[in-house]
């Protein structure tokens, strides 16, 4: 210095204009939003290694479930171009979102001033 421990803080985003209707931010049309970590041909500094770069490709987390654990369930993508290589790039076109509530909810309200996936930071630590 690693490794480990401990504590500290942080750690989710969106309905804009219109139609029915008594009554919708829930229904139509039409806007609008993408947690964490990994992978990357991409951009960016910078000059040899540091940033950014994927809702729907792999894992994770909230959320239901149970026999409370090292458990279980949990949503979605083609198609064209480029290339030696692309589920990440470009172009194009779709899709998708827990639980309870109230006119059917990704966006309104609550559970939640919670919890966490993890991220930074202090300390302590063998040698």
């Nucleotide at each position: 210095a690693a490794a480990u421990u401990u504590c500290u803080u942080c750690a989710g985003g969106g309905a804009u204009a219109g139609g029915u209707g008594a009554a919708a931010g829930u229904c139509c049309u039409u806007a609008c939003c993408g947690g964490c970590g990994g992978u990357a041909a991409u951009c960016a500094g910078a000059u040899u290694u540091u940033g950014a770069g994927a809702g729907c490709c792999c894992g994770c987390g909230a959320g239901c479930c149970c026999a409370u654990g090292u458990g279980g369930u949990u949503g979605a993508u083609c198609c064209g171009g480029u290339u030696a290589a692309a589920g990440u790039c470009c172009g194009g076109a779709g899709c998708c979102g827990a639980c309870a509530g109230u006119a059917u909810g990704g966006u309104c309200u609550g559970g939640a001033u919670g919890g966490a996936a993890g991220a930074a930071g202090a300390a302590a630590g063998u040698g």
The RNA shown here (FMN riboswitch aptamer (RFN element)) has 127 nucleotides and comes from a Clostridiaceae bacterium.
Taxonomically the source falls in Clostridiaceae (Bacteria, Bacillati, Bacillota, Eubacteriales).